The part of an RNA shown here (large-subunit ribosomal RNA, domain VI) has 267 nucleotides and comes from an Actinomycetes bacterium. The prediction has a mean pLDDT of 86. Taxonomically the source falls in Actinomycetes (Bacteria, Bacillati, Actinomycetota).
[in-house]
Context: one part of a larger RNA
């Protein structure tokens, strides 16, 4: 820009993309078959490999400052307690998130038309012949079926709901201009349903959108101070203490204020 008014939702599916793999064992059955050795079709079940998708309950990894320990040095006047730097100084543990080495699921079943192949009926050609007319069966392949995208499918589809048939100009028809309606956007607060930026999603005081605060979960692992024991290092008590990023709830304290723009009149 188009989809012959302007919007907000929900959809149909032309078309396209993806997926499509396979092994071992058991039962049927030591049956059919076979002198024996051996050993099935058909049908049913169990467990795997590779591949793929989703997810984080478990297991594992990460977790650059969540907790603790600790070395050197500098600083806060000193002790104590803290802070900075040294690869995150080093080390241990670890929430959320992200993940595989983890978990769950998938390939199908089934329908249709067929290939090679196997047939029925059957003439030309009194026989024969699956073929010439006609009719069946038959593949991991084709098609539908499963998952995803999809009306720019210009062949531009469908359904529901909302807004109204304005004002001025015009050779009055197209058209031009203007403020609006439904609605949309800008702007702002955010996103662990999204993301390079746009976009998408949530929210904007008629508000729990983010931060703060409060409570909880979870992590670390016993804070500082004081007291006691010990010459001291240190230990014990107060006390599962203190501290705590992302997690779960609550609460308007802070910030989403105020405002601006666009947007039909139906050939």
């Nucleotide at each position: 820009c188009g989809u012959a008014g302007g919007a907000g939702a929900u959809u149909u599916g032309a078309g396209g993309a993806g997926a499509g793999c396979u092994g071992u064992c058991c039962c049927u059955a030591g049956u059919a078959c076979g002198a024996g050795a051996g050993g099935a079709c058909c049908g049913g079940g169990a467990c795997g490999g590779a591949c793929g998708a989703a997810c984080c309950u478990c297991u594992a990894g990460u977790g650059u400052g969540u907790g603790a320990g600790u070395u050197g040095u500098c600083g806060u006047g000193c002790c104590a307690a803290c802070g900075g730097c040294a690869c995150u100084g080093c080390u241990c543990a670890u929430u959320a998130g992200c993940c595989a080495c983890g978990u769950u699921c998938g390939g199908a079943a089934g329908g249709g038309a067929u290939a090679a192949g196997c047939g029925c009926u059957g003439a030309a050609g009194g026989c024969a012949u699956a073929u010439a007319a006609g009719c069946g069966c038959g593949a991991a392949g084709c098609u539908c079926g499963c998952u995803c995208c999809a009306a720019g499918a210009u062949g531009a589809g469908a359904u529901c709901u909302c807004c109204c048939a304005c004002a001025g100009g015009g050779u009055c028809g197209a058209c031009c201009u203007g403020g609006u309606a439904a609605g949309g956007c800008c702007c702002c607060c955010g996103g662990c349903u999204a993301g390079a930026c746009g976009a998408c999603c949530g929210g904007g005081u008629u508000g729990a959108u983010a931060g703060g605060c409060c409570g909880g979960a979870a992590g670390u692992g016993g804070a500082a101070g004081c007291a006691c024991a010990g010459c001291a290092a240190u230990g014990u008590g107060u006390g599962g203490a203190g501290c705590u990023g992302a997690c779960c709830g609550g609460u308007a304290c802070u910030a989403a204020u105020a405002g601006g723009c666009c947007g039909a009149g139906g050939a």